[in-house]
Context: one part of a larger RNA
RNA sequence: ACCGGCCCAGGGAACUCGGCAAAUUGGCCCCGUAACUUCGGGAUAAGGGGUGCCUGAGGUACAUUUGUACCGCAGGUCGCAGUGACAAGGGCGGGCGGACUGUUUAUCAAAAACAUAGUUCCCAGCGAGCCCGAAAGGGUUUGUACUGGGGAUUACGUCUGCCCAGUGCCGGUAUCUGAACCCCCCAUUCAAGGGGACUAAGGACCGGUAAACGGCGGGGGUAACUCUGACCCUCUUAAGGUAGCGUAAUGCCUUGCCGGUUAAAUGCCGGCUUUGCGAACGACGUAACUAGCCCGUCACUGUCCCGGGCCGGUGCCCC
Numbered sequence: 001a002c003c004g005g006c007c008c009a010g011g012g013a014a015c016u017c018g019g020c021a022a023a024u025u026g027g028c029c030c031c032g033u034a035a036c037u038u039c040g041g042g043a044u045a046a047g048g049g050g051u052g053c054c055u056g057a058g059g060u061a062c063a064u065u066u067g068u069a070c071c072g073c074a075g076g077u078c079g080c081a082g083u084g085a086c087a088a089g090g091g092c093g094g095g096c097g098g099a100c101u102g103u104u105u106a107u108c109a110a111a112a113a114c115a116u117a118g119u120u121c122c123c124a125g126c127g128a129g130c131c132c133g134a135a136a137g138g139g140u141u142u143g144u145a146c147u148g149g150g151g152a153u154u155a156c157g158u159c160u161g162c163c164c165a166g167u168g169c170c171g172g173u174a175u176c177u178g179a180a181c182c183c184c185c186c187a188u189u190c191a192a193g194g195g196g197a198c199u200a201a202g203g204a205c206c207g208g209u210a211a212a213c214g215g216c217g218g219g220g221g222u223a224a225c226u227c228u229g230a231c232c233c234u235c236u237u238a239a240g241g242u243a244g245c246g247u248a249a250u251g252c253c254u255u256g257c258c259g260g261u262u263a264a265a266u267g268c269c270g271g272c273u274u275u276g277c278g279a280a281c282g283a284c285g286u287a288a289c290u291a292g293c294c295c296g297u298c299a300c301u302g303u304c305c306c307g308g309g310c311c312g313g314u315g316c317c318c319c
Base pairs, nucleotide, nucleotide: 001314002313003312004311005310006309007308008307010305011304014303019300027051028050029049030048031047036041038155052077053076054075055074056073058071059070060069061068062067078082090298091297092296093295094294095293096292097290098289102114103113118153119152120151121150122149123148124147129140130139131138132137156285157284158283159282161216162215163214166213167212168209169208170207171206172205175204176203177202183196184195185194186193217235218234219233220232221231244277245276256272257271258270259269260268261267
């Protein structure tokens, strides 16, 4: 010096990206417990008190012949300390994400990623659909739509607006287009070859479909202070972003502005709001849960002020 362990006056997070680490708490019994809530929870909430040993008289159950087990009660007694060592939650509040238990990068990531019940769409009537295989054959299935397969979203609550022009899918189709064979004509000694007619699917064409892929405007004017613009005009689109939310895990400007928290706040919380997000690539809420992320607070501490000491081990130096 390093590794592991232990103690510390006064202060108590001033440390630091961040209380990381450590400390606090801790078992059991009794009392007592808020907001909120899906009425189950939240709860070991929080916050208090007790706890050893000895003696005594009781109670309950079973045995009854002395007893055994448990339950409280009273008196006494020792220590700094009685769950005396070990074992053994720190608590509370606000916000974000994900509903939850679960799963994952064996060996730097456990998460807000994956999954999940629930919701929704599509395919399929069974010699089905989907999948493996060149086929035979096989799986789903010795199942049959309350079933099987595929996609999306993700508990629950309130909801899920407008657009079918493009792409996709589904349906229709008088007409047009549309290959070879067959047919007709030409050509050829025979063929090859050329032309024509007919024509399937498909396409054109017509319609449907967005919890299919996706998309959801610009300019100008206007109210008796000003500002703003309910209102009007105009260009334009398939339709011009509805509800809800909004400086957000999304906002460049930005440390936006106002309020709260602090002595001091690029933080956090509440509010405002502009072309920001935006409705199952779901929107907004939400009790419970979380080795998730952010902020505050009480307790507690060698994290720090600022160091000191002790124990064990290793290194190092000397012999």